A computed fold for a 547-nucleotide part of an RNA from an uncultured bacterium, annotated as small-subunit ribosomal RNA, 5' domain. The full RNA is in RNAcentral, with records from ENA and SILVA. Its Rfam family is "Bacterial small subunit ribosomal RNA". Its family is annotated with ribosome and structural constituent of ribosome in the Gene Ontology.

Context: one part of a larger RNA
Parts: sequence; structure tokens; C1' cells
RNA sequence: GAAUGAACGCUGGCGGCGUGCCUAACACAUGCAAGUCGUACGAGAAAUCUUCCGCUUGCGGGAGAGAGUAAAGUGGCGCACGGGUGAGUAACGCGUGGGUAACCUGCCCCCGAAUCGGGGAUAACUUCGCGAAAGCGGAGCUAAUACCGGAUAAGACCACGUCCCGUUUGCGGGACGAGGUAAAAGCUGACCUCUCCAUGGAAGUUAGUGUUUGGGGAUGGGCCCGCGUCCUAUCAGCUUGUUGGUGGGGUAACGGCCUACCAAGGCAACGACGGGUAGCUGGUCUGAGAGGAUGAUCAGCCACACUGGAACUGAGACACGGUCCAGACUCCUACGGGAGGCAGCAGUGAGGAAUUUUGCGCAAUGGGCGAAAGCCUGACGCAGCAACGCCGCGUGGGUGAAGAAGGCCUUCGGGUCGUAAAGCCCUGUCAGGUGGGAAGAAACCUUCCGGUACUAAUAAUGCCGGAACUUGACGGUACCACCAGAGGAAGCACCGGCCAACUCCGUGCCAGCAGCCGCGGUAAUACGGAGGGUGCAAGCGUUAAUC
Repeated sequence: GAAUGAACGCUGGCGGCGUGCCUAACACAUGCAAGUCGUACGAGAAAUCUUCCGCUUGCGGGAGAGAGUAAAGUGGCGCACGGGUGAGUAACGCGUGGGUAACCUGCCCCCGAAUCGGGGAUAACUUCGCGAAAGCGGAGCUAAUACCGGAUAAGACCACGUCCCGUUUGCGGGACGAGGUAAAAGCUGACCUCUCCAUGGAAGUUAGUGUUUGGGGAUGGGCCCGCGUCCUAUCAGCUUGUUGGUGGGGUAACGGCCUACCAAGGCAACGACGGGUAGCUGGUCUGAGAGGAUGAUCAGCCACACUGGAACUGAGACACGGUCCAGACUCCUACGGGAGGCAGCAGUGAGGAAUUUUGCGCAAUGGGCGAAAGCCUGACGCAGCAACGCCGCGUGGGUGAAGAAGGCCUUCGGGUCGUAAAGCCCUGUCAGGUGGGAAGAAACCUUCCGGUACUAAUAAUGCCGGAACUUGACGGUACCACCAGAGGAAGCACCGGCCAACUCCGUGCCAGCAGCCGCGGUAAUACGGAGGGUGCAAGCGUUAAUC
């Protein structure tokens, strides 16, 4: 000098864009943060209103609306994304380059084949019982795209045989033959050409969507390897599933991954093993560079979710707002037993030098579910707080004396603050007031028009184009115009040398200053005050840590 997620002191006008628990991965009150689908399924209220009847005149009963709504249940998809944190980890964790002929991949896209025919249950509901509660049990009824047999099997998988191509070994790919194994579910709309009943409807036709089974793709992952990745030798030897083999098991998959047996190996001064510290990277800061330091915000990867352990479900988890066990802690209890997990967003206490609102909205972008309308979304978009940072603007402009008053200094002549002020002439940024007032919105849906595909069809549906309708949290914000009027807006540090800026007074090795050298003991440009000056400026200094 640069720079900071800063803090502290003094001071503080406005705006834009960013940033904001670095400490206790300490404990958490409260609210919200993951739901959705009635076009998978069976059931299905109430308040209230209207009306009718009965009477004991304010009650009872019925019907309709509320409403096939709410809430709940079965089932599907999602909950493995998004969001947080950095505890652990010196490791194939990360970075980079490869391998997988050792693998998986829901939803999505393309291509092929199929979607036949049956069965038994069970929640919800009713009822009975236990319990303080959390909740649990018995009996009875019912549905499905829930569950389970059967049929079929192009292709798939598993053995077998023949042949071809390829590969680093084990092997991989393909063709043919014969054997074995395993599937499925419906729902919605439209129509009457065909079949059946016959003005219309269906088990019929058709469209869409789903389901099953293959092949390919895309995307996302698993595993393996080369190289790189802090300090310590005042850590020198380490290792028994250890190193390798065989058989077996396990996994989507290779493998001591696990197991039995066999062999005795494997690593290490090119630093094994141990100890300490630490998430890694793109980047960031600094520097001419080499390098050094660092890893907040943003992005990629990893790990974790009260602590430790475990599996279940699932395409995917060993699962932050799932389950089970153990532990610590907190809470409820009728003492028998139960409930909980903010390192999600706000917020509280504690710790600390120190870090924000228990805000608004799904309008946009993105995500989940849904055919869609839509619902959910503390992701996100915004607003609030904080000079925490960067950038921009303002606090006025011109004129005005050989120079007011006043302060300070003085050699008492004067000098200086100083064109500074006053006065006069202007301007109108920001703040204030009045009025106008955005972009961010393109859509989806619905209706209409045109074209096209399918079809028996001018129906429905899909696709394309056009028109209309509708949607804004921010926000009456940004921005614009007008009104008034210099009015409301400057401080901080320093002035001995380094280092830019000097005098007076007070003090008298005292009080004090200080980054280093050093100042102060009676003339202190170094302490304290004043006048003056210098530097930066809505900031200025100090401290801390970095180059």
C1' cells in the first nucleotide's frame, strides 16, 4: 500500500447493488418449512337456511339445499429433490485423467409385442372391550389401478448344442435348434358404421391415458485405477482378515466384502505406523510475476442430521421434518406408561468483541402431485433491520473590502482566520408536499375461427396458427410533472523525524504521550487546551488477522 463475513471509538443526509452467528455440531417456547390425485376405490357428515307435520308454543320428526362438499380411510406418485451445517474425514474424500468385456437407472423420449379369464381378503363403517393418555384388541360388512392363483410368451432370463465376429485374461456380441421359468388394470371422453337390445344405450366402434413385457436412447448414479492433495522422526518399525490362494456365501456389480480351509505373506527413511490439524475444489485476497495466505456469500463434489447402532420400504436411503434398539437431556402422567429432536425459515435463551423480521406473496422462475382447473412450496421473488462493504449523489453557485465584528498571534507597525461572513444576484439535485404512474405478463384454462392427423363421421381427441377473456407480492414503488424555499444535511484523525501540516498558554521526569527512534526535570512545534494548518470525507481513526 492492498484487502476483510469484521469488531471497537467518535460522527452520521440520501439512493442503488450486495452481504450479515467466523463463538456453543450449545439447549430450544411458538408458528410455518411436503404434499397431492375423486379421470384408481368404497363410503360420507355438520353448522346454517327453506319447507312440511305433530303438538306440551319451543320442542320433536320428515323432506330439500348446504353437498357428493368437509374431515377421515384404502390405493398411486412424491417424501432420496429442494433447504441447512462443516462435527467427522489426511481418505480414491476431493481435483484431474482414464476404466467398467464387473454394474444399476423411477419419471422422460423412440421402436416392437400384449392387455385373456378367475378368486379370496381388508381398512373405512357398525358394534363390543381395555387404557389417564398415547393408543390397542375382538366380532361383523364392503371396494379397487390393493392382494393372489390360472392361461398365453414375440422377445427376455437359465442350462445345452452348432456357427460367425470381437476382446488385455477370465470373456463380450450375434444367428439357429431344442428344453425350463416368469406378465398385466383399468379409467375417462365421444359416436351409432359394424354386432346385440332398439327414438337411445351397451359387453360394440373409436380417441386419450394408464398397465405388462422386450430393445434402444437420454439423464442420474455405483465400483476400480494413474497422478496431485498440511505439520510432526522429540512417532521407526507396522500388520493376523493381516497378504495371497481354493471352495462357499453375499451384492445391481469386481473384490477378504463375509466365511471355512491352505500357504506365510503384505507395508516402510521415495517416511509405513502413530500423533496433531483440516471438509475438498472452481475460486477469493495479495503480488510485476514466481509465490504466499485463504476456502464467507455463488457453483460442483463429499459428509452429517440430539449421541451411538441397525435394518425396513423403495428405481434410488441405511433416510434432517420415516421406523426400531440403546444412551443423555426436556416435557406429560391417574405412576401403570407415554411424547420430543430448528446444523429448514423466522424467533428465544446461552456463549461472545460480534451478526437481522416470530414480515408479504406464490405475481415471476423452479419443484411435487393432478387430464385439467388447481393445491402445496420459509425453494424462490420481494419487503424490513444494520454505513457491514462497493458505487453514485448532496450538504449550494456567482458576486462581494487593501479586508467589518470577533478570536488567535504580534517586533504593537501589524499579521492571520479571510471572499471566509454579512449584503446583493441566482439555482433547485436529495429530503418535503401535490398530481400522474409503469416494465416485470407470457401463459395455462375457457370460448370462437382456420388448417392438419385419426375415424364411418362435419362427433370427440391430439397438434399448429390466430382472436377474445383473465392473472402483480413488490407498490401507488420506480419514474415523470408541478409547488415552495438556501432553507433540513460534516465529521474524524493528525501536525518532532519517518510523514503533508506551527505558534501561544498550562504543566514541570508530574500529569501524560508512544508504531520505531524517543518526548516531559520552568522558554515542550512530541503531554493537556486554544488559534492556525494538513489529510481523508458520510465517513474517519484504532484493533485483529492476511499478502